[in-house]
Context: one part of a larger RNA
C1' cells in the first nucleotide's frame, strides 16, 4: 500500500445502501415462531318459522339456516426459520453410472367404482388422582376399519415369440395358477377415490478424480478380505447370520494423531500464487447429552414418541412438567455484536372449491459512523494588511482576505401546504402523510483527527536536563532538543482521523 462481520482513543451534522453474538453448541423468566378443513362425520348454542301445550311467557316437536370450543377423519406439520458441534468422510466439488432403486401433491393416457359388516372417539353415567392424566359401563357417524364380489390391469411361479445389450441380463407376445382395488361430497357441474402406464419434480445408491497438518505415528486388520446359503431393504452389498477358504491395506504413507463443515466464492496480487469460506446461493451434519424405533410418499423428525443421563420447575411427597443452535428479549463469560417493534399490504409457504385462516419465511420500520457511496458546515467583494498571538537581527515578518464589515445564495435541517409509485384485480398498503413538489424565514443548527529528525508532506519558540519521557526501524533526551512536554506556524486525510489485532 489494500482488505476488514472488526475492537479501542479522541471527535460526530444529514442521507442512501448493505452489515450486526466471530467468545460459552453456557444456562434461560415471557411473548410469539404450524396450522388448516362444516363442500369428509357425528353432536351442536344462541337465531328465524310453523305447530302443540297452555301457567301468556314458557316447554316441547318439526323444519330453515348456521358461527364455533372440544372429538373422530383428511393434507400439512420431513418444508420454511437456526447453527457449525460433530465430520479428512462418496462428507463436498466435478464426471459418470443404476440391466439394482424410489417418488405424496403436478400433467397425460386407459379401465373402474357392485354389494355389506363390526367398532372406536365425541357425548351420558358412575368413579380414582393435588396435579399431570386416567378408568369401568352404556350409545353413535363417516372419505375411518373389515370382510365378499368384479380384474381392463398388476404383482408372483411356470412356459412361449420376437428383439436387443459392455457382463449379470434387459424389452416384448401369447398361455396356465394363484394373488390383489375403490369414497364420496356439493351450489349438478366439478372435485375427490381405486388399479395400472407414461412425464415431470425430489430422493437413495455405486464408481473414476480432487479435497490440510505430523514419519518426533511404519506396520494396520477376524466381519476382517472373499465365497456358497440365507435374512433384510425401496434397492445393490458383511448390510447381517450361518458355513467355507485366509485373505484386504500400507513408503503412490495405510494405521495413529492434531485441526476443520465442504463449495460457488471473498480478499490481496500484474499474473502465477497466498490466504480465506461473515452476508447471499448449493451440498452435508446438528437439535440439553447418548440410544431407539413408530407414523408416513418422505423422518429414525428443532417447537412428534420412548428409554437412559445432567440440569431446571411444581408436588398433597405417592408423583409429574421441561428443552430458544427459530423472531425478540436475559444473565453469564468476553475487547466485542441491535428491538421483549409494525404488517401479512407485496412475494412465497400450507391448509380449502372459495370465501378466507396460519405464517417471528418474508415485507418493514428501530438502534449501532460497523462498512460502502452521496451532501453539507456557506458564496463573492473586502488592507489602515485593524486587535490579539507567536517570531523577531526591534526595521520588521507570520497568522492573513482570514476576521470585521458590505452584498447575496438556500442544499441539509427547520416551519406550513400537497402528496405517491409499490396494486396485478372491482376490494385491498404494514411501510407513509414517508420519497417526492410547491411555498416561507434565515449564515443561522453542523470539525475534527493524526503527524512535523531521516524513510515521509510538514519549523520555529519555550520548558525540561540520560530526568521526564518518546520510538515502525534506525534511533532522540546527560544546558540552545526542528526526535521529549506546551505554544505558534505546517502537512495530510476529512465526519471521520488515529492505535491495535489478521490475511495478502
Nucleotide at each position: 500500500g489494500a482488505a476488514c462481520g472488526a475492537a479501542c482513543g479522541c471527535u460526530g451534522g444529514c442521507g442512501g445502501c448493505a452489515u450486526g453474538g466471530a467468545u460459552u453448541a453456557g444456562g434461560c423468566a415471557u411473548g410469539c415462531a404450524a396450522g388448516u378443513c362444516g363442500a369428509a362425520c357425528g353432536a351442536a348454542a344462541a337465531g328465524c318459522u310453523a305447530g302443540a301445550g297452555c301457567u301468556u311467557g314458557c316447554u316441547c316437536u318439526a323444519g330453515c339456516a348456521g358461527a364455533c370450543g372440544a372429538g373422530u377423519g383428511g393434507c400439512g406439520a420431513a418444508a420454511g426459520g437456526g447453527u457449525g458441534a460433530g465430520u479428512a468422510a462418496c462428507g463436498c466439488g466435478u464426471g459418470a453410472g443404476c440391466a439394482a432403486c424410489u417418488u405424496g401433491c403436478c400433467c397425460c393416457c386407459a379401465a373402474g367404482a357392485u354389494g355389506g359388516g363390526a367398532a372406536c372417539a365425541a357425548c351420558g353415567u358412575c368413579u380414582g388422582g393435588a396435579a399431570a392424566c386416567g378408568g369401568g359401563c352404556g350409545c353413535u357417524a363417516a372419505u375411518a376399519c373389515c370382510g365378499a364380489a368384479u380384474g381392463u390391469g398388476a404383482a408372483u411361479a411356470u412356459u412361449u415369440u420376437a428383439c436387443c445389450g459392455c457382463a449379470u441380463g434387459g424389452u416384448u407376445u401369447g398361455a396356465u395358477a394363484u394373488u390383489u382395488a375403490a369414497a364420496a361430497a356439493u351450489u349438478u357441474a366439478u372435485u375427490a377415490c381405486u388399479u395400472g402406464g407414461g412425464g415431470a419434480u425430489g430422493g437413495g445408491c455405486u464408481c473414476g478424480c480432487g479435497u490440510c497438518c505430523c514419519a518426533u505415528u511404519a506396520g494396520c486388520u477376524a466381519g476382517u478380505u472373499g465365497g456358497u446359503a440365507g435374512g433384510g431393504u425401496a434397492a445393490c452389498g458383511g448390510c447381517c447370520u450361518a458355513c467355507c477358504a485366509a485373505g484386504g491395506c500400507a513408503c503412490c504413507g495405510a494405521u495413529g494423531g492434531g485441526u476443520a463443515g465442504c463449495u460457488g466464492g471473498u480478499c490481496u496480487g500484474a499474473g502465477a500464487g497466498g490466504a480465506u469460506g461473515a452476508u447471499c446461493a448449493g451440498c452435508c451434519a446438528c437439535a440439553c447429552u447418548g440410544g431407539g424405533a413408530c407414523u408416513g410418499a418422505g423422518a429414525c423428525a428443532c417447537u412428534g414418541c420412548c428409554c437412559a443421563g445432567a440440569c431446571u420447575c411444581c408436588u398433597a411427597c405417592g408423583g409429574g412438567a421441561g428443552g430458544c443452535u427459530g423472531c425478540a428479549g436475559u444473565c453469564g463469560a468476553g475487547a466485542a455484536u441491535c428491538u421483549u417493534c409494525c404488517g401479512c399490504a407485496a412475494u412465497g409457504g400450507g391448509c380449502g372449491a372459495a370465501a378466507g385462516c396460519c405464517u417471528g419465511a418474508c415485507g418493514g420500520a428501530g438502534c449501532a459512523a460497523u462498512g460502502c457511496c452521496g451532501c453539507g458546515u456557506g458564496c463573492a467583494g473586502g488592507a489602515u494588511g485593524a486587535a490579539g498571538g507567536c517570531c523577531u537581527u526591534c526595521g520588521g515578518g507570520u497568522u492573513g482576505u482570514a476576521a470585521a464589515c458590505u452584498g447575496c445564495u438556500g442544499u441539509c435541517a427547520c416551519c406550513g401546504g400537497g402528496g405517491a409509485c409499490g396494486a396485478a384485480a372491482u376490494u385491498u398498503g404494514a411501510c407513509g402523510g414517508u420519497a417526492c413538489c410547491c411555498g416561507g424565514a434565515g449564515a443561522g443548527g453542523a470539525a475534527g483527527c493524526a503527524c512535523c529528525g531521516g524513510c515521509u508532506a510538514a519549523c520555529u519558540a519555550c520548558g525540561u536536563g540520560c530526568c521526564a519521557g518518546c520510538a515502525g526501524c534506525c534511533g532522540c533526551g546527560g544546558u540552545a532538543a526542528u526526535a521529549c512536554g506546551u505554544a505558534g506556524g505546517g502537512u495530510g486525510c476529512g465526519a471521520g482521523c488515529g492505535u491495535u489485532g489478521u490475511u495478502c
Small-subunit ribosomal RNA, 5' domain from a Victivallaceae bacterium, 504 nucleotides, folded computationally. Lineage of the source: Bacteria > Lentisphaerota > Lentisphaeria > Victivallales > Victivallaceae. The coordinates come from a structure-prediction model, not an experiment, and the mean pLDDT is 85. The sequence was found in a public genome assembly. It matches the Rfam family "Bacterial small subunit ribosomal RNA".